[in-house]
RNA sequence: GAAGUCGGCCGGGCAGUCGCUGCAGUAUUGCGGAGGAAAGUCCGGGCUCCACUGGGCAGGGUGCCAGGUAACCCCUGGGCGGCGUGAGCCGACGGAAAGUGCCGCAGAAAACAGACCGCCGAUGGCCAUCUCUGCAUGGCACAGGUAAGGGUGAAAUGGUGCGGUAAGAGCGCACCGCGCGGCUGGUAACAGGCGUGGCACGGUAAACCCCACCCGGAGCAAGACCAAAUAGGGGAGCAGACGCGUGGCCCGCGCGGCUCCCGGGUAGGUCGCUCAAGGUGCAUGGCGACAUGCAUCACAGAUGAAUGGCUGUCCUCGACAGAACCCGGCUUACAGGCCGGCUUCCCUU
RNA sequence: UGGGGGAUCGUCUAGCGGUAGGACUGCGGACUCUGACUCCGUCAACCCAGGUUCGAAUCCUGGUCCCCCAGCCA
Numbered sequence: 001g002a003a004g005u006c007g008g009c010c011g012g013g014c015a016g017u018c019g020c021u022g023c024a025g026u027a028u029u030g031c032g033g034a035g036g037a038a039a040g041u042c043c044g045g046g047c048u049c050c051a052c053u054g055g056g057c058a059g060g061g062u063g064c065c066a067g068g069u070a071a072c073c074c075c076u077g078g079g080c081g082g083c084g085u086g087a088g089c090c091g092a093c094g095g096a097a098a099g100u101g102c103c104g105c106a107g108a109a110a111a112c113a114g115a116c117c118g119c120c121g122a123u124g125g126c127c128a129u130c131u132c133u134g135c136a137u138g139g140c141a142c143a144g145g146u147a148a149g150g151g152u153g154a155a156a157u158g159g160u161g162c163g164g165u166a167a168g169a170g171c172g173c174a175c176c177g178c179g180c181g182g183c184u185g186g187u188a189a190c191a192g193g194c195g196u197g198g199c200a201c202g203g204u205a206a207a208c209c210c211c212a213c214c215c216g217g218a219g220c221a222a223g224a225c226c227a228a229a230u231a232g233g234g235g236a237g238c239a240g241a242c243g244c245g246u247g248g249c250c251c252g253c254g255c256g257g258c259u260c261c262c263g264g265g266u267a268g269g270u271c272g273c274u275c276a277a278g279g280u281g282c283a284u285g286g287c288g289a290c291a292u293g294c295a296u297c298a299c300a301g302a303u304g305a306a307u308g309g310c311u312g313u314c315c316u317c318g319a320c321a322g323a324a325c326c327c328g329g330c331u332u333a334c335a336g337g338c339c340g341g342c343u344u345c346c347c348u349u
Numbered sequence: 350u351g352g353g354g355g356a357u358c359g360u361c362u363a364g365c366g367g368u369a370g371g372a373c374u375g376c377g378g379a380c381u382c383u384g385a386c387u388c389c390g391u392c393a394a395c396c397c398a399g400g401u402u403c404g405a406a407u408c409c410u411g412g413u414c415c416c417c418c419a420g421c422c423a
Base pairs, nucleotide, nucleotide: 001345002344003343004342005341006340007339008338009337010336012314013313014312015311016310017309018308020033021032022031023030024029035320039331040330042329043328044327045326046325047219048218049217050216054251055250056249057248059215060214061213062212063211064078065077066076067075068074079093080091081090082089083088094210095209099208100207101204102203103202116150117149118146119145120144123143124142125140126139127138128137129136130134158176159175160174161173162172163171177199178197179196180195181194183192184191185190223271224270225269226268233262234261235260236259237258238257242256243255244254245253264422265421266420278297279296280295281294282293283292284291285290315318350419351418352417353416354415355414356413359373360372361371362370367403375391376390377389378388379387396412397411398410399409400408
């Protein structure tokens, strides 16, 4: 210098003027006023209610190990597998020797054994031959042996090599893979090494399922209070073996009418509402996520719903996008720019 | 704001791991003097992206779009 990788940050600035909104103050001012994602509503929690919520079944979720956390489908560290020269990145990563299901077409055969084309035919059988009548030689491919090779498929019953054989074959051996049992290291996942088995174990669990752990439901239109209003109406259905109490079912507990349709009335205000697992800085502990302590800051709370318009000026000419109970994550969108760590290659000294 | 549901030929729909089917419409032909009816043939689709699987409309994840519901009194 180039290429790359990881992490963090910014997301037009300043001034004037006219507005909007909250609070304080009270006579006209002062202070605050969108985001890193406010988004999707995909997870988790707080909060609130269900006369507090107790048991079982069903259902759902998570899924290598250890830790962090209020909790998590999150985060950190580690293991294993894959990709990359590397920094680094990615992984729904428990179980297929508990069971069940499925594996279309092709193929002989798709999970339990078997053999289509082949190979062999040692042994047995049949036929032939003979200087030798045999434990001989040659032939047939009948019994039978075989799983090397071909072919089909996503997948074919461990792989490679040597030996071996009639041909072959874990039949034997070496290495690799796999299973089982100790040992060593590690909290563990796991790793290493030793012995042993001769292979017994096809795939699929984002198919049912099994194992382990977790989960009550609904949501601020939750919920509480004040006020206003009246047609406390009509119809249908079910009613103690019933219905309701917001969960799918059953039990338990409580209540006694309930559900639907038609019609009617009223849709105003206050609280919940923003100080909360809060932000920033420093110190300590920890590899880290994070925790603890001290100091410091006050930082939107609307409810037809504010956060904007115009002008001037500067620059690198401005992307995605707008709070609605709150918080922690994840995911998705995003013009352009800044900072730092690390890797590879090239050049120079 | 919160909750629920859905997306398959132009339209309405079936299919829920193994070649996407039907009806109407469209187009072409036959019948007819012509048109309609009828008959035959034909075109035409899984919202998008990624993953699991040998194989995805179907299973999983993310995204886009559309639809529905909602307070109080009695």
Annotation: Predicted 3D model of RNase P RNA and transfer RNA as a complex of 423 nucleotides. The prediction has a mean pLDDT of 78.